RNA sequence: GCGGCCAUAGUUCAAUGGUAGAAUACAAGACUGUGGAUCUUGGGAAGCGGGUUCGAUUCCCGCUGGCUGCC
Numbered sequence: 001g002c003g004g005c006c007a008u009a010g011u012u013c014a015a016u017g018g019u020a021g022a023a024u025a026c027a028a029g030a031c032u033g034u035g036g037a038u039c040u041u042g043g044g045a046a047g048c049g050g051g052u053u054c055g056a057u058u059c060c061c062g063c064u065g066g067c068u069g070c071c
Base pairs, nucleotide, nucleotide: 001070002069003068004067005066006065007064010024011023012022013021018054026042027041028040029039030038047063048062049061050060051059
């Protein structure tokens, strides 16, 4: 220099045009002599900017960051 993949909750991952879910973590409550475990409940997220579409996490373009291949 050229190409490929990835970016979703604090963390690890789903869903792939039609309300964004799970586990774990966190908070509150129940239980317990205390803690842990267990149960119930709750808060929390689409890297940035455009385009297509009635509707975009999803499709297209650019940027940024990460990983990787070739020279």
Source information: Model confidence (mean pLDDT): 81 of 100. This is a predicted structure of a 71-nucleotide RNA (transfer RNA) from a Candidatus Woesearchaeota archaeon. Its Rfam family is "tRNA". The family's RNA type in Rfam is transfer RNA. RNAcentral holds the sequence, with entries from ENA.